[in-house]
RNA sequence: GCGCAUGAUAGAGGCGCGGCAAACAUCAGUAGCUCCAUUCGAAGUGACGGGAAUCGCGGGGUGAAAGGGGAUGCCGCCGAAGCAUACAGUCUUCCCGGGGCUGUUUCGCUGGGCCGUCGGAAAAUAUCCGCCGGACUGUCGCAGUAAAAAGCGGAGUGCUAUCAUGGGU
Numbered sequence: 001g002c003g004c005a006u007g008a009u010a011g012a013g014g015c016g017c018g019g020c021a022a023a024c025a026u027c028a029g030u031a032g033c034u035c036c037a038u039u040c041g042a043a044g045u046g047a048c049g050g051g052a053a054u055c056g057c058g059g060g061g062u063g064a065a066a067g068g069g070g071a072u073g074c075c076g077c078c079g080a081a082g083c084a085u086a087c088a089g090u091c092u093u094c095c096c097g098g099g100g101c102u103g104u105u106u107c108g109c110u111g112g113g114c115c116g117u118c119g120g121a122a123a124a125u126a127u128c129c130g131c132c133g134g135a136c137u138g139u140c141g142c143a144g145u146a147a148a149a150a151g152c153g154g155a156g157u158g159c160u161a162u163c164a165u166g167g168g169u
Base pairs, nucleotide, nucleotide: 001169002168004166005165006164007163008162009161010160011159014078016077017076018075019074020073021072024069032062033061034060035059036058044057045056046055048097049096050095051094052093081110082109083108084106086104087103088102089101090100091099092098111137112136114134115133116132118130119129120128121127139154140153141152142151
């Protein structure tokens, strides 16, 4: 000098990720309130399924909110984060199931966003999540080139830079 391993620190990807605030749309002319009407009962119905309870259900007037979204802005970031698994708490009138939300968990899965089919969550045609497919994109390897580009393959347990340590040549 070269290349390798381990560790530390810094960094890149871009319609990049998450959090918070938020006009506004939706929820919904719904719930509630109010006035009027109203013999009883059944069926039906109620923002998931079954059961229970037997609470509501007509017309006029008035008329929300939560949850779910969100232009844009700010903040923190680059396993950012998301999903799955298991457990706990909580909500869904009550019970069972299913589901939502929050927290924790793991030697699990996913490089990234975009588009499409299907499935799931959701009141939803909003929005979000997942499998699969597609092209794109960053990166590394192979191959290629004068240098590029086109091609093939891999995964973030990755890639790039610097430093330290170790051993190799």
Predicted 3D model of a 169-nucleotide RNA (Lysine riboswitch aptamer). Model confidence (mean pLDDT): 81 of 100.